Small-subunit ribosomal RNA, 3' major domain from an uncultured bacterium, 473 nucleotides, folded computationally. RNAcentral holds the full RNA, with entries from ENA. Its Rfam family is "Bacterial small subunit ribosomal RNA". Its family is annotated with structural constituent of ribosome and ribosome in the Gene Ontology.
Context: one part of a larger RNA
């Protein structure tokens, strides 16, 4: 000087307290461990691994296993020889890869002999190839503490020196934010601001939007709305106390008030943190195989254990009906798909319109009426049966959906533990990426819409500053 302390002081944060809803109990989905297996490919491991890489494992993916194949290779450049096309369509064998038969067929220049280009086959080697190892050889990227307020170096001064000071102290702040004092004076990376969204309003522009008229046509741009330039909030005004400061508290006006709300933005460094399986890359290893092609299987198993979710255990509810009730944000051409018709339904048929403010896709919870009357039930929907639909060469292993019937556990969950402070929690639907098909996951969107705290006394875990002690470096 640091680190540490079951030392001290000050401060902060859903850390605690207060209040709300969960997890831990049930069956299911999914990930992991373990077990099993020919293989169940692999990485990730307290927080910060476990609905994570994977924004889609039937084949492919695929890295794994078994059988069948190839060996200069599935892919790239160069050399030599033989050919003329390559591609395509046909037949045979085979699980296919592949092998064979047969058909059609090159281009440019040219002295007409050749040369070049492209491509197939064969040969020789330089080489290819590796999701093989090492993230403790690395680049790049990322997590974490933490959006915490810190981290540095210059000159000066002090100290023999390591170092100190500045940055400590008194206030204040979300903040090393800022004011005052001060052997310090200035500065850099961080903080804040600059960026985009949202909230108010003026103006400009009116189509595909909006409005009046019964539709359309035609008309208009007042309203709604949309999208461009602006405006608005600056502790600006008043008061209070404060040190005449910084700043704080209350009030007015205002759509918005003290950072208006939410995002993006992540300092120096730590964890030899994660990733050689995104990519790149040193070294090591394989080279008729650890490379490569194909078929089938596996990644989907299941005594068990854990994590994360969705569904419930019911009356704040279930069921049936009514009310065209009321959104936002996205997507659409190998696409979204309307009206009509068929089907109980999944769906089928068909193709108006739309490269979309134009066309397409019913918001649900809520409201109102009826019924159920506290039960393992008109709760709950697992499981398994039958019959179908869709996608796709192909749904057996191993997809999703529909109808009929089946109707399991579950009556609010031990010890323990998690989330969030307001349009939040809770609850309700809708959309998108991936994607042929497959969503209880993820990422977004809006609807309804609370309770509690305004505290620092104590407890738990953590962070920042000052100070103290010295087992340690």
């Nucleotide at each position: 000087u640091g680190a540490c302390g079951g030392g001290g002081g000050c401060c902060c944060g859903c850390a605690c307290a207060a209040g709300c809803g969960g997890u831990g109990g049930a069956g299911u989905a999914u990930g992991u461990g373990g077990u099993u297996u020919a293989a169940u490919u692999u990485u990730a491991a307290g927080c910060a691994a476990c609905g994570a890489g994977a924004a889609g494992a039937a084949c492919c993916u695929u890295a794994u296993c078994a059988g069948g194949g190839c060996u200069g290779g599935a892919c790239a450049u160069c050399c030599c020889g033989a050919g003329g096309a390559c591609c395509g369509g046909a037949c045979u064998a085979g699980a296919g890869a592949u092998a064979g038969u047969g058909u059609u067929u090159u281009c440019u220049c040219u002295u007409c002999u050749g040369a070049g280009a492209c491509u197939u086959c064969g040969g020789a080697g330089a080489c290819a190839g590796g999701u093989g190892g090492u993230g403790c050889a690395u680049c790049g990227u990322u997590g974490u503490g933490g959006u915490c307020a810190g981290c540095u170096a210059g000159c000066g001064u002090c100290g023999c020196g390591a170092g100190a000071u500045g940055g400590u102290g008194g206030g204040u702040u979300a903040u090393g934010u800022u004011c005052c004092c001060c052997a310090a004076c200035g500065a850099g990376c961080g903080c804040a601001a600059c960026c985009a969204c949202u909230c108010u309003u003026c103006u400009u522009a009116g189509u595909u939007g909006c409005u009046a008229c019964u539709c359309a046509a035609g008309a208009g741009c007042a309203c709604u709305u949309c999208a461009g330039u602006g405006u608005g909030a600056g502790a600006g005004c008043c008061g209070u106390a404060g040190a005449c400061a910084a700043a704080a508290c209350g009030g007015a006006g205002g759509a918005a008030g003290g950072g208006g709300g939410g995002g993006g933005c992540g300092a120096c460094g730590c964890c030899a943190a994660a990733u050689c399986a995104u990519c790149a890359u040193g070294c090591c290893c394989c080279u008729u195989a650890u490379g490569u092609c194909g078929u089938g299987g596996g990644c989907c198993c299941c005594a068990c254990a854990c994590g994360u979710a969705a569904u419930a255990c019911a009356a704040c509810g279930g069921u049936g009906g009514u009310c065209a009730a009321c959104a936002g944000a996205g997507g659409g051409a190998a696409g979204c798909a309307a009206u009509a018709c068929c089907g109980c339904g999944c769906g089928g048929c068909g193709g108006u319109g739309c490269a979309a403010a134009u066309c397409c896709a019913u918001a649900a919870a809520a409201u109102c009426c009826a019924u159920c009357c506290c039960a393992g039930u008109u709760u709950g929907g697992a499981u398994a049966g039958c019959a179908g639909g869709c996608u796709g060469c192909a749904a057996c292993c191993c997809g999703c959906c529909u109808g009929c019937g089946u109707g399991a556990a579950g009556u609010u969950g031990g010890a323990a533990u998690c989330g969030g402070u307001a349009g939040u929690a809770a609850u309700c639907g809708c959309g998108g990426a991936u994607c042929a098909g497959c969503a209880u996951g993820c990422c977004g969107c809006g609807g309804u819409g609370a309770a509690u705290a305004g505290g620092a006394u104590c407890c738990c875990a953590g962070g920042g500053c000052c100070u103290u002690g010295c087992a340690c470096a």